[in-house]
RNA sequence: GGGAAUGUUUUCUAGGGUUCCGCAGUUCAGACUGGCUGGUCCGAGAGAAAACACACGGUUCUUGUAGAACACACCGUGCACACGGAAGGAUAAAAGCCUGGGAGAU
Numbered sequence: 001g002g003g004a005a006u007g008u009u010u011u012c013u014a015g016g017g018u019u020c021c022g023c024a025g026u027u028c029a030g031a032c033u034g035g036c037u038g039g040u041c042c043g044a045g046a047g048a049a050a051a052c053a054c055a056c057g058g059u060u061c062u063u064g065u066a067g068a069a070c071a072c073a074c075c076g077u078g079c080a081c082a083c084g085g086a087a088g089g090a091u092a093a094a095a096g097c098c099u100g101g102g103a104g105a106u
Stems, first nucleotide, its partner, number of pairs: 007052006015042002020039002022036001023034003054078006081101001083104001088098002
């Protein structure tokens, strides 16, 4: 200096706003207004759990004189590290969502 790999999904949470519901105000009623302990909703690369995938190790079955190997299944282990703007984008609207393991920093 160059190349490859560090994966995917689901559920939940931190967090988020206001489409719908609820609540409050207003009104004869309806429309309207309010993010407001909440329900629906969105939701983490750097949050949690689980499943799958992948890697390594192991065990068993079938064939045939005997064995070995491979594959499937099962079991175990591993699946690291990670400080981070501003501006912009989507959705009803916003956000640790996306841009983005970005710009930067070490």
Description: Guanidine-I riboswitch aptamer from Marinococcus halophilus, 106 nucleotides, folded computationally. It was read from a public genome assembly, where an Rfam model found it. The model forms 92% of the base pairs in the Rfam consensus. It matches the Rfam family "Guanidine-I riboswitch aptamer". From the family's description: This family represents a conserved RNA structure found upstream of the ykkC and yxkD genes in Bacillus subtilis and related genes in other bacteria.